Predicted 3D model of a 680-nucleotide part of an RNA (large-subunit ribosomal RNA, domain II) from a Bacilli bacterium. RNAcentral holds the full RNA, with entries from ENA. The prediction has a mean pLDDT of 87.
Context: one part of a larger RNA
C1' cells in the first nucleotide's frame, strides 16, 4: 500500500408535537392475584380530563384586590384520555475513537542516587617533605654540609574508572557503539557482596539530575465509557423544496441563546409583488453663499504704531498695522436662500394567483470571497480594512475571457448524426466574411506605463506677410560727424557708466554675434536686386514617435504570422452553449375531465447546510405457500429487465440447505476515522 472481515445517532424512563386506534364526559390501570403462560381474567389504589380565583379561610362562572355595586389581574366561550408509531428534547457515557491530567489503592532503589556493614584492586618508573645519623658551626642555639629516609587528594604510564575532538554508524554489530587520539589512575579513588530511604515522598559535589529503555513528580490497578464549546470520521437508492456566513446578548469573539433567512403541516383575510396613476414626509447629489466659517484681489481706512509742531486731554504727516462697508471671483462631512433623480409611506386601477402574515413540529447559518455602484480608515496604497446598495461564487455545471471559484453570456430531467441564437467570434492552428464602404495609422502602433519633450502625420480654426513681388537663397550695399562722451595703460559698435543725437541715403543701430592689446578683420539688423507662388505663428482635434533598463528562453498578440489578419465608424451574412425551438419519453404541483389511476391542460424538475416524500436491499421472526444430492446457499462467466438502490435467466463451480407473499423486531448497508484485525 492493496484485499477480506469488524466499525458510529442506540437503549431506558419522562416530556412534547404530528399520525394512528379505542373508548368518550370520561378515558384507565399500577403493583399484585388466578392462571403451564410473557396469552386471557381479575385488580379503581392511583393518574389525567370534567371550573376557577386566592398566600388562605373560603367562595364559585367566578374569584382576588378593594369601603366600594370602581377599576384592574386571572378566570369562564374550543374533548379528553389510554396504547401503539414517528420527529424531537430533558436525564443518563447518549453518534463513534482521541487527550494531556486528577484521585485513591498497591509494586519497586536486581538500573541509579546517597548512606551502612563487611570484602577486594591499583604493572612499572619518576620525584625525594618532615623527621633521623654523622660532620662542620655557637657559650649553648640558629644554621650549613653529606648520608639516611620515604611524604604527597605529587609526576610519566597499564590494568581499573572516565568521556574532551574528528570520523564512522544513524530502518546501527549496539534504543548512545567502533576506530584513532583524550582526562583520572594512593584517591573526595575504583569495586564485590548484604542491607537502608518510596511517588503529597526519596536520593542528589545542583543538571529539573536520578529512583529498573518511564521523571517539573515513577510504574501497574482502579474510580473510568473522566471532560474534551476541539481535530478526525459516520456505511443503500431516488423524488420536491432549499439557506446562512447578519442583529442583540453573552470571562462573548473559531462556542451559546433569541431573532432573521429554509422546510413540513395547518389556517386566514382583494395579504403580498409588478406596472401605471394620484396624494405625501425628507435635505442626499448637484448648486449656492442669505447664515456659521474659511479664503483670494481692490475700494475704504477705524483702531493702533511711528514722524513732526505744540508740549495740554491737541494738531499735522505716514509706500506701517489693518477693523468695517462695497465690489469681483471661491470652498465646506459636522455651511444652507435652494434642491434632484431613485428610494420610502398611502392609495386607486390593472397585472400575478398565496409569492404575505398566523400556529405548530424540526432544521442549519453566526470565519464569508470577488466584482460594480456610493463613502469611511490607509498614502483617492494593497488580492488591504469596515459600512450600505446590487451582482456572481459559496451551493451553478455549460458556453467566452489562451489557461483563469467571485468578470461577461447563460440557469443542466432525460435522448436525437435536427433548428434559432447570446456573449464572443468568422487567414491557419480552430466553427463561421481571406465580406461590403469611408476614413485613420507606418510605429508590428495594434502585441503594457507617466510627468515631459518633438518641423511625424490626417482633419479643423484664427491671425500675419505676400505678382505694388512675400519666405528661402545667391549677388551688392550695410556709409558719415566719430576713435560719441565718460572711465581707462588701452576702451575706436562689441570690458564697463551715461546719452542714444544728426547727416548722406534706395538702406545702414552711437551697433546682433564672433574676433583684436587696442585698432584692424568677418557678421547681423536695415536696402536694392535676381528668382517667381506661397510663406510665417498660434489654438484645438484624430491615430502615431520618443521617454520605455534584467537577470535559465523568444516570454507584454494562445502561437503561426498580419500592413491588415491594426484602428474608427456603419452595412450584410456566417459560426457559436446543457439557452430557445421541434420530436420522443419520465416525473413533481395545480386545474379540469372522467374515474379511482388514468387522460388533458399550464407552469416546473442545478442544487452544499438543512426540511418533506416514497423506496431497494441484509440478519431474525410470525403466517401462508414452494424449491432442493435429478444438486441449495456460497463462488466464477454471462449481451437480458428496472429511472435508481436492485432483480432475474442459462452455463460452471460447490455439496445442504433455501426462496416467495403479507407483516413484525433490528448489532441492517463501509472507502475514508495517520480506523481495528487477518492475509498477500
Nucleotide at each position: 500500500a492493496c484485499c477480506g472481515g469488524c466499525g458510529a445517532g442506540u437503549u431506558a424512563u419522562g416530556g412534547u408535537u404530528g399520525c394512528a386506534u379505542g373508548c368518550a364526559a370520561g378515558g384507565u390501570u399500577a403493583a399484585g392475584u388466578c392462571g403451564a403462560a410473557g396469552a386471557g381474567a381479575c385488580g379503581g389504589a392511583g393518574c389525567c380530563g370534567u371550573a376557577g380565583c386566592g398566600a388562605a379561610a373560603g367562595c364559585g362562572a367566578g374569584u382576588c384586590u378593594g369601603a366600594a355595586c370602581a377599576g384592574g389581574g386571572c378566570g369562564a366561550u374550543a374533548a379528553g384520555u389510554a396504547u401503539g408509531u414517528a420527529g424531537u428534547c430533558a436525564u443518563a457515557g447518549a453518534c463513534c475513537c482521541g487527550a494531556a491530567g486528577c484521585c485513591c489503592g498497591a509494586c519497586g532503589a536486581u538500573c541509579u542516587a546517597u548512606c551502612c556493614a563487611u570484602g577486594g584492586u591499583c604493572a612499572g618508573g619518576u620525584u625525594g617533605a618532615a623527621g633521623g645519623u654523622g660532620g662542620g658551626g655557637u657559650g649553648a642555639a640558629a644554621c650549613c654540609c653529606a648520608c639516611u629516609g620515604g611524604a604527597g587528594g605529587a609526576c610519566c604510564g597499564a590494568a581499573c574508572c572516565g568521556a574532551c575532538g574528528u570520523u564512522c554508524g544513524u530502518u546501527g554489530a549496539a534504543a548512545c557503539g567502533c576506530c584513532c587520539g583524550c582526562g583520572g589512575a594512593u584517591g573526595a579513588a575504583c569495586u564485590g557482596u548484604g542491607g537502608a530511604u518510596a511517588g503529597c515522598g526519596g536520593a542528589g559535589a545542583a543538571a529539573u539530575u536520578c529512583c529498573a529503555a518511564u521523571c517539573g513528580a515513577g510504574u501497574c490497578g482502579g474510580g473510568g465509557g473522566a471532560u474534551a464549546g476541539c481535530u478526525g470520521g459516520u456505511u443503500c437508492u431516488c423524488c420536491c423544496c432549499g439557506a446562512a456566513a447578519u442583529a442583540g446578548c453573552u470571562u462573548u469573539a473559531g462556542g451559546g441563546c433569541u431573532a432573521g433567512c429554509g422546510u413540513u403541516a395547518g389556517a386566514a383575510a382583494u395579504u403580498g409583488u409588478g406596472u401605471a396613476g394620484u396624494g405625501g414626509a425628507g435635505g442626499u447629489a448637484g448648486a449656492g453663499c442669505a447664515c456659521u466659517g474659511a479664503a483670494u484681489g481692490g475700494c475704504u481706512g477705524a483702531u493702533g504704531g511711528c514722524c513732526g509742531c505744540u508740549u495740554g486731554a491737541g494738531c499735522g504727516g505716514u509706500a506701517c498695522u489693518g477693523a468695517u462697508u462695497c465690489c469681483a471671483a471661491u470652498c465646506a462631512a459636522a455651511c444652507u436662500c435652494c434642491g434632484a433623480a431613485u428610494g420610502c409611506c398611502a392609495u386607486u386601477a390593472u397585472a400575478u394567483g398565496u409569492a404575505u402574515u398566523c400556529u405548530a413540529g424540526c432544521a442549519g447559518u453566526c470565519a464569508g470571497a470577488c466584482u460594480g455602484u456610493g463613502g469611511g480608515g490607509g498614502a483617492u496604497a494593497a488580492g488591504c480594512u469596515c459600512c450600505a446598495u446590487g451582482g456572481u461564487c459559496a451551493a451553478a455545471a455549460g458556453g467566452g475571457a489562451a489557461a483563469c471559484a467571485g468578470c461577461c453570456c447563460a440557469g443542466a430531467c432525460c435522448g436525437u448524426c435536427g433548428a434559432a441564437u447570446a456573449a464572443g467570434g468568422u487567414c491557419c492552428c480552430u466553427a463561421a466574411a481571406u465580406u461590403c464602404a469611408u476614413g485613420c495609422u507606418a510605429a508590428g502602433u495594434g502585441u503594457u506605463a507617466a510627468a515631459g519633450g518633438a518641423u511625424g502625420u490626417a482633419g479643423a480654426a484664427a491671425c500675419g506677410c505676400u505678382c505694388a513681388g512675400a519666405c528661402a537663397a545667391c549677388u551688392a550695399g550695410g556709409a558719415u560727424g566719430u576713435u560719441g562722451g565718460c572711465u581707462c595703460a588701452g576702451a575706436a559698435g562689441c570690458a564697463g557708466c551715461c546719452a542714444c543725437c544728426a547727416u548722406u541715403u534706395a538702406a545702414a543701430g552711437a551697433g546682433u554675434g564672433c574676433g583684436u592689446a587696442a585698432c584692424a578683420g568677418c557678421u547681423c539688423a536695415c536696402u536694392a536686386g535676381u528668382c517667381g507662388a506661397g510663406u510665417a505663428u498660434u489654438u484645438c482635434c484624430g491615430c502615431g514617435c520618443c521617454g520605455a533598463u534584467g537577470a535559465u528562453u523568444u516570454a507584454c498578440c494562445g502561437g503561426g504570422g498580419c500592413u491588415a489578419a491594426g484602428c474608427a465608424u456603419g452595412g450584410u451574412a456566417c459560426c457559436g452553449a446543457a439557452u430557445u425551438c421541434a420530436c420522443g419519453g419520465a416525473u413533481u404541483u395545480u386545474a379540469g375531465a372522467u374515474u379511482u389511476a388514468u387522460c388533458u391542460a399550464a407552469a416546473g424538475u442545478g442544487g452544499u447546510a438543512g426540511g418533506g416524500g416514497a423506496g431497494c436491499g441484509u440478519u431474525c421472526c410470525a403466517u401462508a405457500u414452494g424449491g432442493g444430492g435429478c444438486g441449495a446457499a456460497g463462488c466464477g462467466a454471462u449481451a437480458c429487465c428496472g429511472u435508481a438502490a436492485g432483480g432475474a435467466g442459462u452455463c460452471g463451480u460447490g455439496g445442504a440447505c433455501u426462496g416467495u407473499a403479507u407483516g413484525g423486531a433490528a448489532g441492517u448497508g463501509a472507502g475514508a476515522a495517520u480506523g481495528c484485525c487477518g492475509g498477500u